[in-house]
RNA sequence: UAGAGGCGCACAAUUCAACAGUAACCGCUUUUUUACGGGCAAACGAGGGCGGCGAAAGGGGAGAGUGCCGAGGCACGGUUUUUUGCCCGGAAAAGCCGCCGCCGGGGUAAUACAGAAUAUGUAUUACACUGUCACUUUUUUAGUGGAGAGCUA
Numbered sequence: 001u002a003g004a005g006g007c008g009c010a011c012a013a014u015u016c017a018a019c020a021g022u023a024a025c026c027g028c029u030u031u032u033u034u035a036c037g038g039g040c041a042a043a044c045g046a047g048g049g050c051g052g053c054g055a056a057a058g059g060g061g062a063g064a065g066u067g068c069c070g071a072g073g074c075a076c077g078g079u080u081u082u083u084u085g086c087c088c089g090g091a092a093a094a095g096c097c098g099c100c101g102c103c104g105g106g107g108u109a110a111u112a113c114a115g116a117a118u119a120u121g122u123a124u125u126a127c128a129c130u131g132u133c134a135c136u137u138u139u140u141u142a143g144u145g146g147a148g149a150g151c152u153a
Base pairs, nucleotide, nucleotide: 001153002152003151006069008068009067010066011065014062015061016060025052026051027050028049029048030047031046032045033042036089037088038087039086040085072103073102074101076098077097078096079095080094081093082092083091104130105129107127108126109125110124111123112122113121114120132146133145134144135143136142
């Protein structure tokens, strides 16, 4: 420099289900407070109930196509934005950067967290499978072990 692993990784136009008869809004009624904690403002407020009307985003399935094989994901640190009408603190989510920290790869199961969710994602553990190299071997074949900063040309 070029390649290989395979339900391989990431993004994805478009589309489908779900979110959901939920939120918001309107009418009536009720309480005096309402959000993770504290404080302030507002009373034409805020919370609850009934009825009417009635979404969307994130996430997910399929996927034209695109970029690739530490592809990418996660943890940690920094920073920006959002989650309430405002302030402070916390918790969570998303984006960017760093750290050559961890993970070869996909699958199944359990547990935990996130989530509307039995979808899905992430992490840990276990189980086989698979690729690669090393050692051993009955060298046909099987066993043991390592990690991608690897392996092959």

The prediction has a mean pLDDT of 77. Predicted 3D model of a 153-nucleotide RNA (Lysine riboswitch aptamer) from a bovine gut metagenome.